A computed fold for a 355-nucleotide RNA from an uncultured Rhodobacteraceae bacterium, annotated as Bacterial RNase P class A.
It was read from a public genome assembly, where an Rfam model found it.
It matches the Rfam family "Bacterial RNase P class A". Rfam's curators write: Ribonuclease P (RNase P) is a ubiquitous endoribonuclease, found in archaea, bacteria and eukarya as well as chloroplasts and mitochondria. Rfam links the family to the GO terms ribonuclease P activity, tRNA processing and dimeric ribonuclease P complex.
Its mean pLDDT, the model's own confidence on a scale to 100, is 77.
């Protein structure tokens, strides 16, 4: 210098004028003063919660659903951190729907001889004979395919085969290291009957439902309304998947007719599992301690318009011109995923050159 990879920051700023919303103060009010005003994803509504409501709390069994290596973090998670193993890559790094195939069932199309305790298409070897036919052996060579009953080399054989041997692979066992997943080593065993569970299934762990249009209060209304029928009156009927046990709670059920309200106001509504700085512990995620800060709360929905200067980028006849991404809060948080013009920082891998 170039190429690649990973992590992070920013993505507009300042001033004037006019306008809007909101918090606080003064004020009877009108007004005046001080402060604040859309994100890193506010998007998706995919997870987890806080909070609210429903006549259900615990345990067990089952159903339905979710997660799935080990350890740690967290309020919790399907998230994050660290590690192990597997795959991709020359590497830095990236990806993993990562428990179980000897509990059972199911699938492996087409091609191919054959897709599991099988099979012989082209070649191989032996015997017989009418020279291309029959019988026998074998699966080592080739072909098909995603995958063909381990691989390479040697011996052996009629030709061959873990038939035998060496190494690799595989299998349990032992030793060592590690909290563990697992790794390394050793001796033994010719070991063979593949793959798919992101097919059903088995195993381990987790799980009520609905949601701020939740919900609560006030006001209003002939209204907490009126009438009728049939059963019931606590030994009954019920209560958040089903059943059982223990406990807790609610209370009449069904049907028909008349008829008021349901378009209002207030709360929920923004002080938080909050943010910043320093420090201690930890590889880290993160946690503790100390100090500082208050950063929208609308209610059909404000957060804007204009002028000037500057920032960044491109072009330039050096006068200037043009452009400036993705995109708008609505109960609030922790994540994940997706979108993003441009600019900046740091670290790592590789190549080339110079000193």
């Nucleotide at each position: 210098g170039c190429g690649g990879a990973u992590g992070g920051c920013u993505g507009g700023a300042u001033g004037g004028c006019c306008g809007c919303u909101u918090g606080g103060g003064u004020g009877c009010a009108a007004a005046c003063c001080c402060g604040a005003g859309a994100g890193g994803a506010a998007a998706g509504u995919c997870c987890g919660g806080a909070c609210u409501c429903u006549a259900u709390g615990a345990a067990g069994c089952g159903g339905c659903g979710g997660u799935g290596c080990c350890g740690g973090g967290u309020a919790a998670c399907g998230c994050c951190c660290g590690g192990c193993c597997g795959g991709g890559g020359a590497a830095a790094c990236c990806c993993g729907a990562g428990g179980g195939a000897a509990a059972g069932c199911g699938c492996c199309a087409c091609a191919g001889a054959a897709a599991u305790c099988a099979a012989a298409c082209u070649a191989c070897c032996c015997c017989g004979c009418u020279u291309g036919c029959g019988g026998g052996g074998g699966a080592a060579a080739g072909g098909u395919g995603a995958a063909a009953c381990g691989g390479u080399g040697g011996g052996g054989u009629a030709a061959g085969a873990g038939c035998c041997c060496a190494c690799c692979g595989c299998g349990g066992c032992c030793u060592u290291g590690g909290u563990a997943a697992c790794a390394a080593g050793g001796a033994c065993g010719g070991c063979a009957c593949g793959g798919c569970a992101a097919g059903c299934c088995c195993c381990a762990c987790c799980g009520a439902g609905a949601g701020c249009a939740a919900u609560g209060c006030c006001g209003a209304a002939u209204a907490g309304g009126g009438g009728g029928u049939u059963c019931g009156c606590a030994u009954g009927g019920g209560c958040g998947c089903g059943c059982u046990u223990c406990g807790g709670c609610c209370u009449g059920a069904a049907c028909c007719c008349c008829g008021g309200g349901u378009a209002g106001g207030c709360a929920g509504c923004u002080a938080g599992a909050c943010c910043c700085u320093g420090u201690u512990g930890g590889c880290a995620a993160c946690a503790g301690c100390a100090g500082g800060g208050c950063c929208a709360g609308a209610g059909g929905a404000a957060u804007g318009g204009u002028c000037a200067u500057c920032g960044c980028g491109u072009c330039u006849u050096c006068g200037g011109a043009c452009g400036u991404a993705c995109a708008a809060a609505a109960u609030c948080c922790g994540g994940c995923u997706u979108a993003c013009a441009g600019g900046c920082c740091a670290u790592c891998c590789g190549c080339a050159u110079u000193u």